About this RNA
This is a predicted structure of an 83-nucleotide RNA (c-di-GMP-I riboswitch aptamer) from a Fidelibacterota bacterium. The model forms 95% of the base pairs in the Rfam consensus. Its Rfam family is "c-di-GMP-I riboswitch aptamer". From the family's description: GEMM was predicted in a large-scale screen for bacterial structured RNA regulatory elements.
């Protein structure tokens, strides 16, 4: 110095839930609130899941349009430094 890794300190993010707005819906945005997070930072590229429409219709399934990054994978970037 780097990689793996994750003690401490500083800083950051913010699940469930509640309120408001928007959306047919999945859900988004804002405020409150903290279960957790070193990538819980960025990119909807692949898969999973969910919604709507059409076909079909008992279920399943197919096509199209969407949602989800705090489900997994992939790509890019990144603070600190104990063992």
């Nucleotide at each position: 110095a780097a990689a793996c890794c994750g003690a401490a300190a500083g800083g950051g993010c913010a699940a469930a839930c509640c309120c408001u707005c928007c959306g047919c819906g999945a859900g988004u945005a804002g405020g409150g609130g903290a279960c957790g997070c070193a990538a819980a930072a960025c990119c909807a590229a692949g898969g999973a899941u969910c919604u709507c429409u059409u076909g079909a219709g008992c279920c399943a399934c197919a096509a199209g349009a969407g949602a989800c990054g705090g489900c997994c994978u992939g790509g890019u970037u990144g603070c600190c430094g104990a063992a």